[in-house]
RNA sequence: AUCAUGGAGAGUUUGAUCCUGGCUCAGAACGAACGCUGGCGGCGCGUCUUAAGCAUGCAAGUCGGGCGGCAGGGUGCGGCGACGUACCCGAGAGCGGCGGACUGGUGAGUAACGCGUGGGUGACCUGCCCUCUGGACGGGGAUAGCCGUUAGAAAUAGCGGGUAAUACCGGAUAUGACCGGGAAGCUGUGGCUUUCCGGGGAAAGGAGCUUUGGCUCCGCCAGGGGAUGGGCCCGCGUCCUAUUAGGUAGUUGGUGCGGUAACGGCGCACCAAGCCCGGGAUAGGUAGCCGGCCUGAGAGGGUGAACGGCCACACUGGGACUGAGAUACGGCCCAGACUCCUACGGGAGGCAGCAGCUAAGAAUAUUCCGCAAUGGGCGAAAGCCUGACGGAGCGACGCCGCGUGGACGAGGAAGGCCGGAAGGUUGUAAAGUCCUUUUGCCGCCGAAGAAUAACCCCGGAAGGAAAUGUCCGGGGGAUGACGUCAGGCGGCGAAUAAGCCCCGGCUAAUUACGUGCCAGCAGCCGCGGUAACACGUAAGGGGCGAGCGUUGUUCGGAAUUAUUGGGCGUAAAGGGCGCGUAGGCGGUCGCGCAAGUCCGGCGUGAAAGGCCGGGGCUCAACCCCGGGACAGCGCCGGAAACUGCGUGACUGGAGUCACGGAAGGGGAGUCGGAAUUCCUGGUGUAGGGGUGAAAUCUAUAGAUAUCAGGAAGAACACCGGCGGCGAAGGCGGACUUCCGGCCGAUGACUGACGCUGAGGCGCGAAAGCGCGGGGAGCAAACAGGAUUAGAUACCCUGGUAGUCCGCGCCGUAAACGAUGCGCACUGGGCGUCGGGCCGAGCGGCCCGGUGCCGAAGCUAACGCGGUAAGUGCGCCGCCUGGGGAGUAUGCCCGCAAGGGUGAAACUCAAAGGAAUUGACGGGGGCCCGCACAAGCGGUGGAGCAGGUGGUGUACUUCGAUGAUACGCGAGGAACCUUACCUGGGUUUGACAUGGCGGCGAACGGCGCGGAGACGCGUCGGCGUAGCAAUACGCGCCGCCACAGGUGCUGCAUGGCUGUCGUCAGCUCGUGCCGUGAGGUGUUGGGUUAAGUCCCGCAACGAGCGCAACCCCUACUGCCAGUUGCUAACAGGCAACGCUGAGGACUCUGGCGGAACUGCCGGUGACAAACCGGAGGAAGGUGGGGAUGACGUCAAGUCAUCAUGGCCCUUACGUCCAGGGCUACACACGUGCUACAAUGGGUGGUACAAAGCGAUGCGACGCCGCGAGGUUAUAGCAAACCGCAAAAAGCCACCCGUAGUUCGGAUUGAAGUCUGAAACCCGACUUCAUGAAGUUGGAAUCGCUAGUAAUCGUACAUCAGCAUGGUACGGUGAAUACGUUCCCGGGCCUUGUACACACCGCCCGUCACACCAUCCGAGUUG
Repeated sequence: AUCAUGGAGAGUUUGAUCCUGGCUCAGAACGAACGCUGGCGGCGCGUCUUAAGCAUGCAAGUCGGGCGGCAGGGUGCGGCGACGUACCCGAGAGCGGCGGACUGGUGAGUAACGCGUGGGUGACCUGCCCUCUGGACGGGGAUAGCCGUUAGAAAUAGCGGGUAAUACCGGAUAUGACCGGGAAGCUGUGGCUUUCCGGGGAAAGGAGCUUUGGCUCCGCCAGGGGAUGGGCCCGCGUCCUAUUAGGUAGUUGGUGCGGUAACGGCGCACCAAGCCCGGGAUAGGUAGCCGGCCUGAGAGGGUGAACGGCCACACUGGGACUGAGAUACGGCCCAGACUCCUACGGGAGGCAGCAGCUAAGAAUAUUCCGCAAUGGGCGAAAGCCUGACGGAGCGACGCCGCGUGGACGAGGAAGGCCGGAAGGUUGUAAAGUCCUUUUGCCGCCGAAGAAUAACCCCGGAAGGAAAUGUCCGGGGGAUGACGUCAGGCGGCGAAUAAGCCCCGGCUAAUUACGUGCCAGCAGCCGCGGUAACACGUAAGGGGCGAGCGUUGUUCGGAAUUAUUGGGCGUAAAGGGCGCGUAGGCGGUCGCGCAAGUCCGGCGUGAAAGGCCGGGGCUCAACCCCGGGACAGCGCCGGAAACUGCGUGACUGGAGUCACGGAAGGGGAGUCGGAAUUCCUGGUGUAGGGGUGAAAUCUAUAGAUAUCAGGAAGAACACCGGCGGCGAAGGCGGACUUCCGGCCGAUGACUGACGCUGAGGCGCGAAAGCGCGGGGAGCAAACAGGAUUAGAUACCCUGGUAGUCCGCGCCGUAAACGAUGCGCACUGGGCGUCGGGCCGAGCGGCCCGGUGCCGAAGCUAACGCGGUAAGUGCGCCGCCUGGGGAGUAUGCCCGCAAGGGUGAAACUCAAAGGAAUUGACGGGGGCCCGCACAAGCGGUGGAGCAGGUGGUGUACUUCGAUGAUACGCGAGGAACCUUACCUGGGUUUGACAUGGCGGCGAACGGCGCGGAGACGCGUCGGCGUAGCAAUACGCGCCGCCACAGGUGCUGCAUGGCUGUCGUCAGCUCGUGCCGUGAGGUGUUGGGUUAAGUCCCGCAACGAGCGCAACCCCUACUGCCAGUUGCUAACAGGCAACGCUGAGGACUCUGGCGGAACUGCCGGUGACAAACCGGAGGAAGGUGGGGAUGACGUCAAGUCAUCAUGGCCCUUACGUCCAGGGCUACACACGUGCUACAAUGGGUGGUACAAAGCGAUGCGACGCCGCGAGGUUAUAGCAAACCGCAAAAAGCCACCCGUAGUUCGGAUUGAAGUCUGAAACCCGACUUCAUGAAGUUGGAAUCGCUAGUAAUCGUACAUCAGCAUGGUACGGUGAAUACGUUCCCGGGCCUUGUACACACCGCCCGUCACACCAUCCGAGUUG
């Protein structure tokens, strides 16, 4: 360089991530089956299930040229005929030979020398065949058939007579075969060669030719060799279970004998006591083995249908006979089961041959044709036989090939489907036109498979005297099941021929309708609860196609049993620890051997198959030819590095001795003090003890406390340490003694003596068990007291086993470093224990332990990191999804408790590890908020108002429902509103647009009926353009499209809104870190109201939020002065800015200024900032408003509006009247008014702000007690006039604690106002009535300053109606120590098995149903 070959993953655990891990899918294959469908041909295949049972036919015969002989037939002769006779042909049966041991079937048995592979046979056989040598002499006696006869139903058997042979038997002869003995050589054991002696052993004929001598052919006998087929033996290989660990008596061996073709314990007698086994004996289960076949990149896994080799079997079991060969599928005998026949005495049978039947089963074919071909048996041959075989039939069972048409054809037809429409799609698809004829139907023709045998002819050869014959070559020469074959030609005509599965992801292909967690789908994940790409249908699309899907099975994917090619700290997985057996592995240097190893050659590795090349059927499948190839095994030769073996040597691995050292290492004994409890005595008096608080308990019979003395048992404070020792468990007062291990340094010695370690043996915390002691304290069980809803607990008072000692068991543990042992190698830093070296010291170095941090590296991450979880080597143990379950069972151990080993059914789509972001915590830290606390006023009690629930109703329309519904949608329900109910009308509609037709100007009015809507009737009235017809505009009527719906879905939506929350947060770009989710930034130190700012920092910036910018308010300057204002001037009045005038003031409203931690002091870090102060109208965001980040609650609204889908269409639309939304035993939320003297009443008298006013505000005057009225009016579109009085306040008087001069509900009467109309159902006024209520239980709300509280005013809605809402001003407080606690929130951190996120997750009992087991009154056989 070229060629060949060659390995793909995906879904599913989570909010997300990485990992582990299982489940599932895409592929290929099939002797298949099932569903739907089905035109043809070729080549294959077709009872995988009960080695279940079988009717019927066929599947092994043949030879007359081995033999005797015959039924029958033919011819001739005789005879009228029956018949006789001669000759010829001669079936069946028999004797005899060969073959029935092949072929064909099946897979039951078999775990075995059965099979595979390679060898051995000096331990063997082999008919027919080939070849070579020699021979075949001469006799004999029978027996089937046959004849006669007997028994029997039959099968069959018997008796008598007689007969032949290539049947049978003697005799002769015989080698180099066989047997016995001897000798020599070679050799591999019973081998080969040579030789001697002895023994015993053969035969058959038939046919043809003949010159009759014989010859030829086929047979026969003895023997040698070959070929083929077999027997036996051996090495190696050949499934699962150890919950099978021991097996064995002809067992293992020997001697002898027997037996066999042959070795052998194959058999027998005797002798010995062996033999097999953890490298798996024995036992159990399963199974025919192989070439191959399927799969796979391969290694491997699965399999053993068809074809081929071997084995085994032939109804089941046993047995021999015959034979070259059998222990014999279609032979025999015996036993058994079954079936059949029977005259009941007795017989017959074996489809796992080919067809076929029955049964079984999801399932597997014709009772076909033929010996024409190939092959086989017999025969000299012709030939006969052959369900072997060759063919045909049935089955889409498989593989392969072909077809169901081709071209043109757009108004892109109709129809279907989708779409609001436009249109899209089915689709050049169809129709139509032209063409073709594979296939099909009809007719005609028509290969090859047949080679040659007999026989004929020709040529040649050997031999022979010749002939027949034999051999070689050439020519001729019969025979076809398939088969109406294949194929060819002609005719006809698109004519005869398309389905199946799928369309959520994996996975290629989408819409509509129906359905509504139903019906159903589903391989996994999962779909279906009203918009389903997942169900069903349709249309369309995708895939494959005479098939397509489904099911089953195998391999693959699966590195998910990992040799190739995995793991074990936390995912499953290191044995609790040691000693050590077998085994595995093993230091340095020589020499030798050649087992492993490597190289070369030879043999084998059957054929078929597979691969490569080529060829034949038109191609292919299929078939044929050639080539090449594989590991393995055997033989020969060679190499010697490595391993091994032998031998010699070495010292560094390992060890020994000598010296020194440290230690809670182990055993035994002795001793000690402190403490505790108890006992005795003293002192002493009222409690003690205990707890969160108590009580049980203890104490005046003297406790506790305290002193002295005594007793007992157990444990050893301080030292003490992340320090020491031990293999682990574990070890702690001191001393003595015995035993073990370890470390250091130096020298000497042994010379690989080593490492690991299945089984085995030993040790092994606590608890527990047995026996005997002991018992102070503590303390399961137990008792009592508390706690609690309960409290079989936590707390308290007691208390027994036990804890302690001796001896013996047990053998487990979170026996943990969750990390096996050994050795080697691989950067560092800081401690500490023991020893050594250097050093005056400081300090440094070495060895061995023990810790921390970390480089590289490893790891899923966490982490590990010379004490590895790094890099390697050796050996052991262990894992293979979760649950079931460390359960059951078997075995072993134990006194028991229990331990060791250790499943399955069934069930799930996960179970897990680490890390991430959140959320949560009766976790931690920091910090906020009227969150608590402090304080003021309320609610909860009363009456009433209005809202809600509930109830009731013909209807009481609908919505809102924890916070975030409930004086909410309602900023105005008597009608209207109105959506509800009842009743009455109406149907192109109350409303919009367009079209057609008719009538009519438009429009306005009247009458009648009616509650009205409405119905009936009637009158008046002529627009614009044009001469007119007519057109336009408008109205009415009819018709068609359509309108309409406050009907449903706020879980289909837009928009808008509530809430967390005015909380300080939420993110992005780039960079950096992490495999990744993600982190960093945004954390940290300060600070702030604030992610506000500063500093720091692998971050640097940015966005949405915060703040600011906007509005109101507080101070002020300038400008501007009317309707506002009035200081000065002037005029004027009863009075008043009333008038002139003024631009000073107030005020109005426009533009500016002012506040920025700017200044000073202090604190802080020199920062940000904070504290204090000055000045200032205002000070640290001055006060208020508007403004609401990413998002959350499937929050609210389909009834504001908009809107998808669904639904209604003389009604769910629309109009009208009346009623209802106003009900009332109750319950709740929100308010108003009160309960009174800080009050009520009466009179008098001040001071606002902000608004509103033309169908409006409405003064003044007059009338009415009043609401109000009033007349024509006044003024005012309003800084002008009006609403309008503000009220609390202040002044004065009365009331005197009373259900009242408080309170005003309720009710009666009379009125006013609005309105068409106040009955249901308005507000107000006056008089009368005067209810509950005397400060409100548990609980609960608001508010931090011009706030709460309290007082009134205005406005929106509105005809009228306000205790509600929205605004406005007046008067005007108290308190905040503080952040422990309640609620909500922010940041950091921590734990988590939560992630619809603690209102989470999750465990157990119980309730219901069913199953299994046990018990069970009983009942039954």
Molecule: small-subunit ribosomal RNA
Organism: uncultured Treponemataceae bacterium